[in-house]
RNA sequence: CUCAUCAAGAGGGACUGAGGGAACGGCCCGUUGAAGUCCCGGCAACCAGCAAGAUCCUCCCAGCGAAAUUCUCAGUGGAGAGGCCGUCUAUGCCAGGUGCCAAUUCCGCCUAGGGGAACCUAGGAAGAUGAG
Numbered sequence: 001c002u003c004a005u006c007a008a009g010a011g012g013g014a015c016u017g018a019g020g021g022a023a024c025g026g027c028c029c030g031u032u033g034a035a036g037u038c039c040c041g042g043c044a045a046c047c048a049g050c051a052a053g054a055u056c057c058u059c060c061c062a063g064c065g066a067a068a069u070u071c072u073c074a075g076u077g078g079a080g081a082g083g084c085c086g087u088c089u090a091u092g093c094c095a096g097g098u099g100c101c102a103a104u105u106c107c108g109c110c111u112a113g114g115g116g117a118a119c120c121u122a123g124g125a126a127g128a129u130g131a132g
Base pairs, nucleotide, nucleotide: 001132002131003130004129005128006127011040012039013038014037015036019029020028021027024108025107026106041101042100043099046097047096049093050092051091052089053088054087055086056083057082058081059080060078061077062076065073066072105126109124110123111122112121113120114119
C1' cells in the first nucleotide's frame, strides 16, 4: 500500500501499585486493585492443514464443418477414465501461526437522506485484527 472482517463470543491466580478505555471531547472502568510482567484457562476461526463438492487440465466417444475417402485442424455436445497442479465454496473437521477475553471499534467525527426535535439509516474517515 491492497483486500477481508469489526452488534456475537470468551477470565482466574501470582508479583506490583495508579492509572486505563489509540488520539481529542464525552461517558465510563479503577485501592472491592488500573496499566504492566508471568502462570493457567477460555473464545473465535483470518491464515495453515485435512475432507467434500464445483471448476479446470489431459485422454476417450459422437455427430457437424473446413477443397478432398483415409489424414489433419478448430469449434460443439456427451458420458467415462485419469491428474491432482491451480482456483473457488453461505460446506464440514482440526487448532499448528496470529488475534482476542468491560461497555457495538463504549459513543462521536465527515457526507447524503429522513425527522419539528431527540434521533434513525446508508456511505466515508480514523482505528484494530488477519492475509498478501
Predicted 3D model of a 132-nucleotide RNA (SAM riboswitch aptamer (S box leader)) from a soil metagenome. The prediction has a mean pLDDT of 76. RNAcentral holds the sequence, with entries from MGnify.